[in-house]
This record gives sequence, C1' cells and structure tokens, in this order.
RNA sequence: AAUUUAUACAGAAGAGGCGAGAGAACAGGCUCCGCGACCCUCUGGCAACCACCGCUGACGCGAAAGGUGCCAAUUCCUGCCCGGCUUCCCCGAGUGGAAACGGGACAGAUAAGUU
Repeated sequence: AAUUUAUACAGAAGAGGCGAGAGAACAGGCUCCGCGACCCUCUGGCAACCACCGCUGACGCGAAAGGUGCCAAUUCCUGCCCGGCUUCCCCGAGUGGAAACGGGACAGAUAAGUU
C1' cells in the first nucleotide's frame, strides 16, 4: 500500500508547551477557537478489538496490570440509491420536486487477519 471481517446515537480531561486556525479530502451547512482551539508532551481516564487470567458443557459472562485504539458535537450533518396510510410545493394532474424520518451504498476511522 492492497485486501477480508467486525464495529460506531454509549463512554472517557486536567496540567504544561505552542500560537492560528480546526472539525480526513471536495462542496454545502453547522460547530469549536486569543476566555488559546487544532497539534505535541506528561498525567489521568474510557472502552474491551487482540493476548493473558477467572467462571461456563457451550454460547457467552467477568476482570483488565500487556498490545492497540479512543477521551466536543452520531464517523458533527448532508451529497448517491431505495422506501411510505409522513408533511409541504408545483402542476399542463404526475413515472414531478423538496423536507424530515427509516434502510442501503460509497468514502473515511479503528481493531484483528491475509498478501
């Protein structure tokens, strides 16, 4: 780097450093930010994917000192497709448009594996 599988409306912040943008990319929205964001370091914490341990016939459950991960907002939201006793709009009366909601896809993230 490619690929496979799984997961995501839950959860978890203080200090120090830095000094201007940040929220993956593009677009739109929205939000955070000199009352110092983002990022880095330390400490603390959350979680339970992998390993270990305990319980179990098993599925699993518990615990968590190891390996990762994570600690604003659902992966911040939307973008493509589908749905209906939803609502609204247009109308030349329909295989129309929009919104919210639900589902799926795409993309990204993380874990564990494979090449």